Predicted 3D model of a 145-nucleotide RNA (c-di-AMP riboswitch aptamer (ydaO/yuaA leader)) from an uncultured Myxococcales bacterium. It was read from a public genome assembly, where an Rfam model found it. Of the family's consensus pairs, 92% are formed in the model.
[in-house]
RNA sequence: AAAAUGCGCCGGCCGAGUUCCGCCUUCCGCGGAAGCGGGGGACCCACUUUUUGGGGCUAAUCCGGCGCCUGACCAACCUGCGCCGGACGGACACUUCUCGGUCCGAGCCCGUCAGCUAACCCCGUAGGCUUCGAGGAGUUCGCCA
Repeated sequence: AAAAUGCGCCGGCCGAGUUCCGCCUUCCGCGGAAGCGGGGGACCCACUUUUUGGGGCUAAUCCGGCGCCUGACCAACCUGCGCCGGACGGACACUUCUCGGUCCGAGCCCGUCAGCUAACCCCGUAGGCUUCGAGGAGUUCGCCA
């Protein structure tokens, strides 16, 4: 000197996950409102298929092939895991379309129970990151004259 790391502030991305107010108040915490998001819940309609359990949040699902684990031994099936392939879903920085390219498809919850669903009822408001290009059509901002 630089990098990593820690703290603070600012810009931006994924995501519903933002803003404000009051109380307490060193800190910590509690409560409320708006905004955004999710679930339950009639008639009508739909479905009739409930251990082969079923269902919810989320992009995070489905199908095929091969392999692994388990049992006295062997084999098959089921479940789980791994790999390969396919279908489909999602992210890539103002919006959108096109053409390429790079990635993600996890996790959690309800607890035998839930189709849709007006009124009505309930819940959440986290966490993780730091911009791949080209062209067309738009929007907006800044600078100069």